Description: Bacterial small signal recognition particle RNA from an Actinomycetota bacterium, 97 nucleotides, folded computationally. Rfam family: Bacterial small signal recognition particle RNA. The family's RNA type in Rfam is non-coding RNA gene. It was read from a public genome assembly, where an Rfam model found it.
């Protein structure tokens, strides 16, 4: 001195637990500035049939309020547990000089 065990301090990764937010969940409220659907009534156009645009009110999304952590996602750490770098210690056998 190389290998191999072990302890100890970092760092990292998976998986799980825990808090916490949310693009994830629920409700409310709504686009009377702009959005989608479906458009009574009225309007147009047509000889009719029928057709067109499209107000309201009726649905729906976003936007906004509020609230939750069961699911997903995002952080989070004096979390469990495994696994891998680095660093430091300590030791058994066998070998080498």
């Nucleotide at each position: 001195g190389a290998c191999g065990a072990c302890c100890c301090c970092u760092c990292g990764c998976g998986c799980g637990g825990c808090g916490u937010u949310a693009u994830c969940c629920c409700g409310c409220c709504c686009a009377a500035c702009u959005c989608c659907c479906c458009c009574a009534g009225g309007g147009c156009c047509g000889g009719a049939a029928g057709g067109c645009a499209g107000c309201a009110a009726g649905g729906g999304u976003a936007a906004g309020c509020g609230g939750g952590c069961a699911c997903u996602a995002g952080c989070g750490g004096g979390u469990g547990c495994g696994c891998g770098g680095g660093g430091g210690g300590u030791c058994c056998c066998a070998u080498u000089u």